[in-house]
Context: one part of a larger RNA
This record gives sequence, structure tokens and C1' cells, in this order.
RNA sequence: UGUGUAAGAAUAUUGACAAGACCUGUCUCUAGUACGAGAGGACUGAGAUGGACAUACCAAUGGUGUUCCUGUUGUCUUGCCAAAGGCAUAGCAGGGUAGCUAAGUAUGGAAUAGAUAACUACUGAAAGCAUCUGAAGUAGGAAACUAGCUUGGAAAAAUAUUCUAUUUAAAGAUAGCGAUAGACUAUCGCUUUGAUAGGCUAGAUGUGGAAAUAUGGUAACAUAUGCAGCUUACUAGUACUAAUUAUUCUU
Repeated sequence: UGUGUAAGAAUAUUGACAAGACCUGUCUCUAGUACGAGAGGACUGAGAUGGACAUACCAAUGGUGUUCCUGUUGUCUUGCCAAAGGCAUAGCAGGGUAGCUAAGUAUGGAAUAGAUAACUACUGAAAGCAUCUGAAGUAGGAAACUAGCUUGGAAAAAUAUUCUAUUUAAAGAUAGCGAUAGACUAUCGCUUUGAUAGGCUAGAUGUGGAAAUAUGGUAACAUAUGCAGCUUACUAGUACUAAUUAUUCUU
């Protein structure tokens, strides 16, 4: 530090405090209005669309995808042909699943309220006037401040209600298979009363027409059989393999 401390489960509510966020342009309408001789040209209010930034995500657009498919150069090997394999930056090149990702997608800054600053005022004396007041009293006023928004605190706690069981009950760790997690720990899922991972089967996806045979061609090669063959991380099914029986530890 975590878990439990002798019923269990579900729902709702809960604060101090701390951290984050806080940006801004242009255009349109109001309106060619107010104003102004004209030239020009608003306040205010409403709407639209951007920039930068932040957070999340991968359905689409793309990138990557060290071996998923294909083409191909040199050379070596499998006795030779054919077909394959090794090496050459992944040999080079064309594509590309999952995942990750931005240039991509989505969202955000707010509204509002309070108390204020400079400042603008009301009433009003000291000082028969005047005066916003380092007089009493009263009002307005900013992206700053306090709330409002997000996160932590924080749910293993407390309180309330309900449900199951009805009079008593264990809860975890270790161990094993793993990933929505991950440096290690931890977290989360599963452990035969089982689909957790691998395998297998089927599919999806990608690549782009396998080998062999036949036909045509002198040949390189082309065509047919045939949306062929092969397909990593994706989806589902299936106990074939491994999560066995047990043992140990903590309260």
C1' cells in the first nucleotide's frame, strides 16, 4: 500500500480544497439607417464562417503497416527442366488487414449571476451657494475577481430508499491462460459449472488470376480449367491443446 474483518446486492445524494479551461479575426443583417453640406459612415442587437489552441476518436479521407499478396534484377542452392528457397537496405518496386496515427473526424472556450476597478451619476451637508461622498445614504460600470463548466477529492466511506435471503454466511492473495492493461508492478477478463489464449473450420479483408494440365505460337509468351491461389494482428463457431487435481499464505 491492497484485500477482508461475519448477510449480500442495486439506486440516489454528499463538501472543503486543488488543478485545468479562459484566446480571437472576418463577413452578413439591423443600415447605406443615426450623424454629416458632401465625402464618408456608426453605437447597439442578431446571425454565419474561420484561425490558433485543447480534448477525444479511427466510421469515412489519407499515412504507416520489417514479410499479407503480387511483379521483378543479380547470384547461390534444392541433380537438371519446371517449381521453390537463401542473400543483396524489407534487394528493389506496386498495393495493403489489425493496430498506431494527422494532414482527417467530432467537440470545446459560453450563456448567466454576484461583488468591483478606472470612470459616470443621484440625493446631499460640512461651507444658506456649489459639490459623485479620503461625509452619512443610493445607482451604474471591464476579457481581470467569485461562482457557473471539466477533472481530482470520490466511493473500499457516510446517509437514505429498495430488492434477495431469511438467521446465519467468509473475503482475498498466491498459481495458470490472457488483454480493452502494461517497463516491472498494478488494472481488467477467464480458469472445465470454461470460448481466456493458441490451433482448426468458416467468413471478412487484402492481393489479383496459383501449381499442374491442355490448347495456340518457331519462341518469348498468351488463353482455358478458375473472382483462381494465398491471405499477419479482424469476426464467429468449435474443447483439439493449455488454463488439472491439489497445496500454501493473509485477515